A computed fold for a 75-nucleotide RNA from a Thermoplasmatota archaeon, annotated as transfer RNA.
[in-house]
RNA sequence: GGGCUGGUAGCAUAGCUUGGAUAGCGCACUGGCCUCCUAAGCCAGAGGUCGGGGGUUCGAAUCCCCCCCAGCCCG
Numbered sequence: 001g002g003g004c005u006g007g008u009a010g011c012a013u014a015g016c017u018u019g020g021a022u023a024g025c026g027c028a029c030u031g032g033c034c035u036c037c038u039a040a041g042c043c044a045g046a047g048g049u050c051g052g053g054g055g056u057u058c059g060a061a062u063c064c065c066c067c068c069c070a071g072c073c074c075g
Stems, first nucleotide, its partner, number of pairs: 001074007010027002013024001020058001029045005051067005
């Protein structure tokens, strides 16, 4: 230098192929119920510039372009 894969909440992960309603789930966190207390269980809640910017579109996590970061491969 070239190619491929990945980047989504504190952590992990789905959704991308085939664009569509407030972006889902688990753990963790907060509050409540339960319990003598704790744990477990049950209920509820908060938390996301979907790596960054631009473009296409009525509408983008998803499509297109550029860039950044990490890993792997080739030279």
Its Rfam family is "tRNA".